A computed fold for a 96-nucleotide RNA from Anaeromicrobium sediminis, annotated as SAM riboswitch aptamer (S box leader).
Of the family's consensus pairs, 97% are formed in the model.
Its Rfam family is "SAM riboswitch aptamer (S box leader)". Rfam 15.1 lists 9,625 matches to the family in 4,158 species. Its family is annotated with regulation of gene expression in the Gene Ontology.
RNAcentral holds the sequence, with entries from MGnify.
RNA sequence: CUUAUCUAGAGAGGUGGAGGGACUGGCCCUGUGAAACCCGGCAACCUGCGUAAAGCGAAGGUGCUAAAUCCUGCAGCAAUUAAGCUGAAAGAUGAG
Numbered sequence: 001c002u003u004a005u006c007u008a009g010a011g012a013g014g015u016g017g018a019g020g021g022a023c024u025g026g027c028c029c030u031g032u033g034a035a036a037c038c039c040g041g042c043a044a045c046c047u048g049c050g051u052a053a054a055g056c057g058a059a060g061g062u063g064c065u066a067a068a069u070c071c072u073g074c075a076g077c078a079a080u081u082a083a084g085c086u087g088a089a090a091g092a093u094g095a096g
Base pairs, nucleotide, nucleotide: 001096002095003094004093005092006091011039013038014037015036019029020028021027023073025071026070040065041064042063045061046060047057048056049055069090074087075086076085077084
């Protein structure tokens, strides 16, 4: 850089000790124990089986395991006892 996916799913375990949720603005989580590591688990992108589609699996390579990618940031539409909808952008992950 290209491309696919991102409203589902996943621990009342151990070590560890104060931070974390990318960034902005919010709003949250956290000593009833954050990050990180280990174990466990989830999923099924690569991968295995299948001529292949469907489908099945989960040994291996990743990934994930509070809240929709927590909401939002730009544009369009709608609304103003409304605060919603759609699409981008940005980001994350896989494959190339």